[in-house]
Molecule: transfer RNA
Organism: Muribaculaceae bacterium
RNA sequence: GGCCCUGUAGUUCAACGGAUAGAAUAGAGGUUUCCUAAACCUUAGAUCGGGGUUCGAUUCCCCGCGGGGCUA
Numbered sequence: 001g002g003c004c005c006u007g008u009a010g011u012u013c014a015a016c017g018g019a020u021a022g023a024a025u026a027g028a029g030g031u032u033u034c035c036u037a038a039a040c041c042u043u044a045g046a047u048c049g050g051g052g053u054u055c056g057a058u059u060c061c062c063c064g065c066g067g068g069g070c071u072a
Base pairs, nucleotide, nucleotide: 001071002070003069004068005067006066007065010025011024012023013022018055027043028042029041030040031039048064049063050062051061052060
């Protein structure tokens, strides 16, 4: 260089083209406890960038960027 896969909360993962983008864990506050842990309740937090298709895009297409792999 060419080709393939991939990019969503801090992390690991969901989301037939139509939901308020969800869950676990981690974080914060609280209840409980002599304290801690555990348990329970509450709470904040994300779609890599730009275009296109569409009534509607996390999802489909293109370009770029990042990551991984194969190949010369």